[in-house]
RNA sequence: CUCUGAAAAAGGUAAACCCAUCGUGAGGUGGGGACACAAAGUCGACAGGUCCUUCUGACAAGGACGGCUGGACUACCGGA
Numbered sequence: 001c002u003c004u005g006a007a008a009a010a011g012g013u014a015a016a017c018c019c020a021u022c023g024u025g026a027g028g029u030g031g032g033g034a035c036a037c038a039a040a041g042u043c044g045a046c047a048g049g050u051c052c053u054u055c056u057g058a059c060a061a062g063g064a065c066g067g068c069u070g071g072a073c074u075a076c077c078g079g080a
């Protein structure tokens, strides 16, 4: 540097649900809690996707999700 995650060690994140709070909403934040995760780290100003709002509706516009997929960048431990 490349590939890889069977066993091990040290650690990390935290779904549903509950409480508080913010938001019209999708959802966000904090606390509790663990279904899971080897990138469940970052990027929504990379592409697709899903969802919300405006609108009679479509078009269109503005938003949410990085724990939906791909991509980019960065990274711990072990193995080859």
Stems, first nucleotide, its partner, number of pairs: 002080004012037002017032006035067001041073003046070003049065006
The RNA shown here (c-di-GMP-I riboswitch aptamer) has 80 nucleotides and comes from Desulfobulbaceae bacterium UBA2262. The prediction has a mean pLDDT of 81. Rfam family: c-di-GMP-I riboswitch aptamer. Gene Ontology term of the family: cyclic-di-GMP binding. Of the family's consensus pairs, 95% are formed in the model.